[in-house]
RNA sequence: UAAUCUGAGAGUUUGAUCCUGGCUCAGAGCGAACAUUGGCGGCGCGUUUAACACAUGCAAGUCGAGCGGGAAAGCUACCUUCGGGUAGUGAGUAUAGCGGCGAACGGGUGAGUAACGCGUGAGUGACCUGCCCUUAAGCGGGGGAUAGCCACGGGAAACUGUGGGUAAUACCGCAUGAGGUAUCUAAUGUUAGAGGUUAGAUAUCAAAGGUUGGACUUAUGUCCGAUCGCUGAAGGAUGGGCUCGCGUUCAAAUAGUUAGUUGGUGAGGUAAAGGCUUACCAAGACGAUGAUUGAUAGGGGAUGUGAGAGCAUGGUCCCCCACAUUGGGAUUGAGAUACGGCCCAAACUCCUACGGGAGGCAGCAGUGGAGAAUCUUGCACAAUGGGGGCAACCCUGAUGCAGCGACGCCGCGUGAAUGAAGAAGGCCUUACAGGUUGUAAAGUUCUUUUAUGCAGGAAGAACGGCAUUGUAUCGAACAGGUGCAGUGCGUGACGGUACUGCAUGAAUAAGUCACGGCUAACUCCGUGCCAGCAGCCGCGGUAAUACGGAGGUGGCGAAUGUUGCUCGGAAUCACUGGGCGUACAGGGCACGCAGGCGGAUAUUCAAGUCAAUAGUGAAAGUCAUAUGCCUAACGUGUGAAUUGCUAUUGAAACUGGAUAUCUAGAGUUUUGCAGAGGAUGACGGAACACCUGGAGUAGCGGUGAAAUGCGUAGAUAUCAGGUGGAACACCGACGGCGAAGGCAGUCAUCUAGGCAAAAACUGACGCUGAGGUGCGAAAGCUGGGGGAGCGAACAGGAUUAGAUACCCUGGUAGUCCCAGCCGUAAACGAUGAGUGCUAGAUAUAUGAGUGUUAGAACUUAUGUGUCGCAGCUAACGCAUUAAGCACUCCGCCUGGGGACUAUAAUCGCAAGGUUGAAACUCAAAGGAAUUGACGGGGGCCCGCACAAGCGGUGGAGCAUGUGGUUUAAUUCGAAGCAACGCGAAGAACCUUACCAGGGCUUGACAUGUUGGGAAGCUUUUAGAGAUAAGAGUGUGCCUCUUUAUAGAGGAGCCCGAACACAGGUGGUGCAUGGCUGUCGACAGCUCGUGUUGUGAGAUGUUGGGUUAAGUCCCGCAACGAGCGUAACCCUUUUCGUUAGUUGCCAGCAAGUGAAGUUGGGGACUCUAACGAGACUGCCUGCGCAAGCAGGAGGAAGGUGGGGACGACGUCAAGUCAUUAUGCCCCUUAUGUCCUGGGCUACACACGUGCUACAAUGGGUACGACAAAGGGCAGCUAAGCAGUGAUGUGAAGCGAAUCCCACAAACGUAUUCGUAGUUCGGAUUGCAGUCUGCAACUCGACUGCAUGAAGUUGGAAUCGCUAGUAAUCGCGGAUCAGCAAUGCCGCGGUGAAUGAGUUCCCGGGCCUUGUACACACCGCCCGUCACACCACCUGAGUUGGUAUUACCCGAAGCGAUUGGCCCGUAAGGGAGGUCGUUAAGGUAAAGCCGGCAAGGGGGGUGAAGUCGUAACAAGGUAGUGGUACCGGAAGGUGCUGCUGGAUCACCUCCUUU
Repeated sequence: UAAUCUGAGAGUUUGAUCCUGGCUCAGAGCGAACAUUGGCGGCGCGUUUAACACAUGCAAGUCGAGCGGGAAAGCUACCUUCGGGUAGUGAGUAUAGCGGCGAACGGGUGAGUAACGCGUGAGUGACCUGCCCUUAAGCGGGGGAUAGCCACGGGAAACUGUGGGUAAUACCGCAUGAGGUAUCUAAUGUUAGAGGUUAGAUAUCAAAGGUUGGACUUAUGUCCGAUCGCUGAAGGAUGGGCUCGCGUUCAAAUAGUUAGUUGGUGAGGUAAAGGCUUACCAAGACGAUGAUUGAUAGGGGAUGUGAGAGCAUGGUCCCCCACAUUGGGAUUGAGAUACGGCCCAAACUCCUACGGGAGGCAGCAGUGGAGAAUCUUGCACAAUGGGGGCAACCCUGAUGCAGCGACGCCGCGUGAAUGAAGAAGGCCUUACAGGUUGUAAAGUUCUUUUAUGCAGGAAGAACGGCAUUGUAUCGAACAGGUGCAGUGCGUGACGGUACUGCAUGAAUAAGUCACGGCUAACUCCGUGCCAGCAGCCGCGGUAAUACGGAGGUGGCGAAUGUUGCUCGGAAUCACUGGGCGUACAGGGCACGCAGGCGGAUAUUCAAGUCAAUAGUGAAAGUCAUAUGCCUAACGUGUGAAUUGCUAUUGAAACUGGAUAUCUAGAGUUUUGCAGAGGAUGACGGAACACCUGGAGUAGCGGUGAAAUGCGUAGAUAUCAGGUGGAACACCGACGGCGAAGGCAGUCAUCUAGGCAAAAACUGACGCUGAGGUGCGAAAGCUGGGGGAGCGAACAGGAUUAGAUACCCUGGUAGUCCCAGCCGUAAACGAUGAGUGCUAGAUAUAUGAGUGUUAGAACUUAUGUGUCGCAGCUAACGCAUUAAGCACUCCGCCUGGGGACUAUAAUCGCAAGGUUGAAACUCAAAGGAAUUGACGGGGGCCCGCACAAGCGGUGGAGCAUGUGGUUUAAUUCGAAGCAACGCGAAGAACCUUACCAGGGCUUGACAUGUUGGGAAGCUUUUAGAGAUAAGAGUGUGCCUCUUUAUAGAGGAGCCCGAACACAGGUGGUGCAUGGCUGUCGACAGCUCGUGUUGUGAGAUGUUGGGUUAAGUCCCGCAACGAGCGUAACCCUUUUCGUUAGUUGCCAGCAAGUGAAGUUGGGGACUCUAACGAGACUGCCUGCGCAAGCAGGAGGAAGGUGGGGACGACGUCAAGUCAUUAUGCCCCUUAUGUCCUGGGCUACACACGUGCUACAAUGGGUACGACAAAGGGCAGCUAAGCAGUGAUGUGAAGCGAAUCCCACAAACGUAUUCGUAGUUCGGAUUGCAGUCUGCAACUCGACUGCAUGAAGUUGGAAUCGCUAGUAAUCGCGGAUCAGCAAUGCCGCGGUGAAUGAGUUCCCGGGCCUUGUACACACCGCCCGUCACACCACCUGAGUUGGUAUUACCCGAAGCGAUUGGCCCGUAAGGGAGGUCGUUAAGGUAAAGCCGGCAAGGGGGGUGAAGUCGUAACAAGGUAGUGGUACCGGAAGGUGCUGCUGGAUCACCUCCUUU
């Protein structure tokens, strides 16, 4: 400043986090295409593919005012043999031919081209330019042909031959020469450079006429004028040619290219410079600033996008170039190497009489083809423009218009207002009444854009022409012409136009996509990992807002989605604007050419830089503004901009060039110093192996344990001597040296580098360093030595499921030396080199100085470490030895895999090294840190976890449960701990869910409707029963009417009917509620506020103690709090108070055969209510405290014992069969009833128990002592009977009263005498009892008889720490009875051991590693097998492309030409020869593709095989390089690394 602008993110790796990093989305655009839909108009655009092939028509003609000629139809008149003819007119009209101009413009296409092709800016003193403009001059006088035409021929045609005659603005001489051109002479004079300019001489070079007015005329022409044309010349304009600077794609896995090649001289050629061409001479020219080669591509203005810088593109429009079927060539011309011209060759198409010919839509339409895909064989020259013409005019598929296509942009419409019964219908929901669609519709009142019909109706038209007027001009002219101005006449494809009016009437006009997140918009139904969706993440396995449909909603709207492509987001190639310790990325190290960068002072130049001015940067476009179509799109005017290039002038700070100077960088000299720096040689001792000898005897060796091996032929161990090779203990140290690799006994020689101090000298000599060169561990290779030990491979022994391993015994290459290769490593500080700057502390190595008590201490320099501030970092961490702040140069990175690969090139003897892709595939791969979990990691602690003990199980028989098997059925569930005497606290029927058979279908059960009947009771027949068919009896209760009988209604019950529905132990415990188990009676789990970290998170909760305890104390960036722990509750142990029946009985009294039996009593026991009691309270010791140990007192002592009580959570733990419940399923059955059977089976396996195996016992007899319970469809006493189970009998008791009910172990006495028994009791037989409709399948009990296994139990395993284990009996629930030895309780008797934490198991806390997070029952590697995919290689085969050599060689052009033709001649022509050359052929070697048997690895793929290599110390730490070996992961050797855990030690640091 009118023309300046302004930048958004999201999803996805994880359990979560931060970072890195890719993938994906939201935006804009398009010459688009496809799907669905489709009212109108304006303006644009429309073969992106096959530069594939083209039927048909049109796209370039025009001039009679250049020329010779010269019609026809028609009309009129006459003639006529009616066929027609003649004359006039038409008319000098149309016009084939000669001639002129045009055809080189306009239009199309983008194949080729990486180039002076294009763009931009210059040059041309090296050039051309028809038509046009200006200027002056000229147009005189002759000649010979030729087409048309005529005649005769050839040919199918195209076309063409011969002869004859003819015209011109056609062609050719002659004249003139302002002037041009050429040569020569002279002068001038500039530049980088004369082919410049001037003067003179000589030579040479022109032309065409037509029309028209007037005058004259021999009627043919002549003169004058006008006009068009012609000739030479000068200038201009326009358009071009050529040259140059700069810019202009990718590949180095294209590194060397070039013989006319580079230059010169002469000649030729061109409009023109030039190797443009040629002869000769020279050997140059280009190239890492990328030559050459290959691939791709028309270039620009501009277009899309973007904040911009950029990136991508080059369609329409404009400019330039190139091309016209493919290749070559010239001719004409001002201009072409010519799209609608010619010649030749090739391919293709067409015609043909087979002899020969014709053709070129990448002009406009159009056709076929290709393709996802792109229009009418339209109208007109009215306008604009072009060609010709004096002009009229003609031509013009340029152009103007119309048609087709929603292909794009823009505008308009599909109605507006009102309208609640919130209609109906749809959808959803439900407490049955609502919600929503929805003012939406209907209804009422309006409007008429658009559409339809009718009527009207602009602008695009003005030139030109003719006539006429005026004026100027030429002219002798009043003729005529020309210029300018005016008037009149006349011209529209579009066009049934735009536009306007009237009429009718809401009438003619809405779709499409989406609705899980990103991303605006939600519900129902269907489906059931199916069908399908998907841009990314992902959705779907029975309740899908994600699939399909519906309703609703959101977006856009004549369109809407999808696909493709571009930019953006992507700072994801980073100039603006990125990185490289661990994420991708520092070269293994150094030297060093080129290159890049470079200290201080002064002068100068002005290349970079800056400023001013000038030129240019076409138009269109963009932008601003104004204006025109109603608006917009669109158009028009003006401006800004076009960031650039060029020229001139100036400035001089900085960079640069030049010159001079300086010393701070760098270097040299001197004096010292330290050192495993390097090379060569010599020497040394310890150890080891071997050999010899002595002495000596049975083992040695080796391992987790063994064995192989060695040894009686004398080993090992031991002593002495000898030989040999390799390595150098201690010193020794995160000490030293070196560029890195690396370097270690001692001495000598040679040699490189570093440091310090003080001076002197040189004077920027410096830094970095692509290529290049050198060095470069181990392994490996070649040749020659050497070989003690170790030791890949190999062998053997072990281990193991296997063991190509780990372990052991041997052992070859190798390890060592010399010479030569190799050139790689986790060649690491995973950190390139150099310079400067930016707090410190401390340790150490080596110098120097000050200093000192000759111990110190301080200062300074160079190294090597650690800690740490600022700062940086994703974090970890780095931090004067930077990963901080800056500068210079080099190297490298751009998602993971494929891939340290393939192919190619190169190096190597080989092994192999270096450089190094793509297809395909995935949505991640990765770094750091966090919380967990886990570890065959570590530390601490606890628990009947182990240990110490006691008793069992596992062996036997039986009981019971489970598995398995069997079966018609053996119903179902429970499954490691935490299923298995579990659901089941009780299966003969029932239960019962299972099986067989027989029945029922509104049902065995509930509610509602309706009809009938009280209900009920008794009973007969058939049947296995359910059931079926009957007989009889009975008529009640409430209300009303009624005298009453009786009737009506109701409640309840029963029967029938029809439908809603019932019913289901059917499925899903992985849809659920509820309940439960388990870790676990473990001590944990969290929150608020604060602090801290980018964050997930951390802190608190960790630490030091202590506890049963996250119990408590101390400390602490934490302070508090909650759920758990503890306590509160119940029970038990002691005492007290109160109370005293059914309990109790001391004292008093009564009483019996005996007895709390009675009166009475409350003392005691007991009962059941309330209290007390225990708190580390007291003492001692230890301790900061918390607390611990001991003691006293006490009934009880350190939570007194026991119980109930179970944190946050885990196990998709268990249960749909307790019940409840969603969804699904069955409905004459998966419901229901009945009879019988089954759940009780039995080769076997397991769990849990009982009884035993005996003498601590069994039997017999006698004698003691409990507690807690239960009892009316019940417990049942006494008595009697029976061997007994039991029967009979009946008193008592709904219970502190009665009963069950005798407790047993125990005690006393006696017997048995170690045995398969007087142990043990299974099994079996017989006889019974009881329950019950019923004991066969299938009950319990009793008696007699029988009398099995079993003599203490393998591996293994369970319980228990005190009133416990062990042992003894008693009771109860369920229950008719009972398979109960089970379960739940009760009491009696009543031990042993431990006082610890090494180990096993489980758990807690802290810490560490992790590739785990479904969390180790994790993750994960490789071979093999199968399927699919892309790739590499491949015997060969087949195309393309560029090149070289040779052969052949058209047209044309050039050269030449005896003879032939024309010509008097000059000369011309046909032909011949030579050269050049397109196409073609042969050969060679190269590159790029296609196909391919076979071969190779790679990738992908819910549930394949083999192992388990890696992640934890991953069970042998892992891993880099290398070598060998092995089904495979892999193993081993050598050397390197830490990106290794753990323990100990050392060093260092921090704190005290």
Background: A computed fold for a 1552-nucleotide RNA from Candidatus Mcinerneyibacterium aminivorans, annotated as small-subunit ribosomal RNA. Rfam family: Bacterial small subunit ribosomal RNA. Its mean pLDDT, the model's own confidence on a scale to 100, is 83. The source organism's lineage runs through Bacteria, Bacteria candidate phyla, Candidatus Macinerneyibacteriota, Candidatus Mcinerneyibacteria and Candidatus Mcinerneyibacterium.